Background: The RNA shown here (transfer RNA) has 72 nucleotides and comes from Selenomonas ruminantium. The coordinates come from a structure-prediction model, not an experiment, and the mean pLDDT is 80. It matches the Rfam family "tRNA". It is annotated as a transfer RNA. Rfam describes the family as follows. Transfer RNA (tRNA) molecules are approximately 80 nucleotides in length.

RNA sequence: GCGCUCGUAGUCCAGUGGAUAGGACGUCAGCCUCCGGAGCUGAAAGCGUGGGUUCGACUCCCGCCGAGCGCA
Numbered sequence: 001g002c003g004c005u006c007g008u009a010g011u012c013c014a015g016u017g018g019a020u021a022g023g024a025c026g027u028c029a030g031c032c033u034c035c036g037g038a039g040c041u042g043a044a045a046g047c048g049u050g051g052g053u054u055c056g057a058c059u060c061c062c063g064c065c066g067a068g069c070g071c072a
Stems, first nucleotide, its partner, number of pairs: 001071007010025004018055001027043005048064005
């Protein structure tokens, strides 16, 4: 330099054009408890970035940034 794959909450992962973007773990608060790191309830927190297509984009297309793999 070229090609391919990927980039969603603190972490790991789902979502493949229209429903309030979900799950697990973690964090915080309350309850419970002799105590609790156990159990129950609740809360906060996210689509890498800039454009394009579309009535509508996390989802499709292009650039950029970042990560991984392969080739040179």